Notes
This is a predicted structure of a 262-nucleotide part of an RNA (large-subunit ribosomal RNA, domain VI) from Anaerotignum neopropionicum. It matches the Rfam family "Bacterial large subunit ribosomal RNA". Its family is annotated with structural constituent of ribosome and ribosome in the Gene Ontology.

[in-house]
Context: one part of a larger RNA
RNA sequence: CGCUGGAAAUUUGAGAGGAGCUGUCCUUAGUACGAGAGGACCGGGAUGGACGUACCUCUGGUGUACCGGUUGCAGACCAACUGCACAGCCGGGUAGCUAUGUAUGGAACGGAUAAACGCUGAAGGCAUCUAAGCGUGAAGCCGCCCUCAAGAUUAGAUUUCCCAUUCUUCGGAAGUAAGGUCCCUUGAAGAUAACGAGGUAGAUAGGUUGGAGGUGUAAGCAUGGUAACAUGUUCAGCUGACCAAUACUAAUAGACCGAGGG
Numbered sequence: 001c002g003c004u005g006g007a008a009a010u011u012u013g014a015g016a017g018g019a020g021c022u023g024u025c026c027u028u029a030g031u032a033c034g035a036g037a038g039g040a041c042c043g044g045g046a047u048g049g050a051c052g053u054a055c056c057u058c059u060g061g062u063g064u065a066c067c068g069g070u071u072g073c074a075g076a077c078c079a080a081c082u083g084c085a086c087a088g089c090c091g092g093g094u095a096g097c098u099a100u101g102u103a104u105g106g107a108a109c110g111g112a113u114a115a116a117c118g119c120u121g122a123a124g125g126c127a128u129c130u131a132a133g134c135g136u137g138a139a140g141c142c143g144c145c146c147u148c149a150a151g152a153u154u155a156g157a158u159u160u161c162c163c164a165u166u167c168u169u170c171g172g173a174a175g176u177a178a179g180g181u182c183c184c185u186u187g188a189a190g191a192u193a194a195c196g197a198g199g200u201a202g203a204u205a206g207g208u209u210g211g212a213g214g215u216g217u218a219a220g221c222a223u224g225g226u227a228a229c230a231u232g233u234u235c236a237g238c239u240g241a242c243c244a245a246u247a248c249u250a251a252u253a254g255a256c257c258g259a260g261g262g
């Protein structure tokens, strides 16, 4: 821009894409078969491999704004704390992201067939699966399963909302409606757009408070010890992303677009 008034939702599915793999074991059954050695079809069940998808409860990884330990130097000294040294080094680790972790998929079923196997059956008194006609039949084909999908210009369907204004040189224009955008707070969304949540009639983000999880018992003081240090106060203190509550801060104020139909 189109889809022939303007919107907001919910959809149909023409069409397109994806998936499609396979082992071993048990049983049927040491049965059929076979002199024996050996050893099934058909059917039923169990459990794997690789691959795909989703997720983070568990097991781990990462986790450079979390916690702790510790070395050297500096901030005049003690203590406390901070900076630099690859994040100084080391031990742990929330959220998120993640695989080696967890869950799950291939199936079953239907249709038309290939090779092949048949029924009936002439030409050709017989025979013949074929000439007319009718079947069975594959990991393959078409459905069924998953995803996208009305620019499918053949532009579909359903539901709901807005209404019939003003001016006009009758070409059109203007202010509006439903609705939307700008702008702002933002997100398990994201390169930017887009998409989602919200904008005071508000929990959208930050802060605060409480909690979870993490770390591992802060500082100060007291006691013991010559001291290093230990113990008590103290399962303390601190704490990024997690879960809630709470308008304290910021989403103010506003502007713009947007129908008049047959």
Base pairs, nucleotide, nucleotide: 001151005162006161007160008159009158010157011156015148016147017146018145021049022048023047024046025045026044027043033038051105052104053103054102055101059099060098061097062096066092067091068090069089070088071085072084073083074082075081109143110142111141116136117135118134119133163261165174166173167172179257180256181255182254183199184198185197186196187195204250205249206248207246208245209244210243211242213239214238215237220233221232222231223230224229
About this RNA
The prediction has a mean pLDDT of 90. The organism belongs to Anaerotignum, within Bacteria. The sequence was found in a public genome assembly.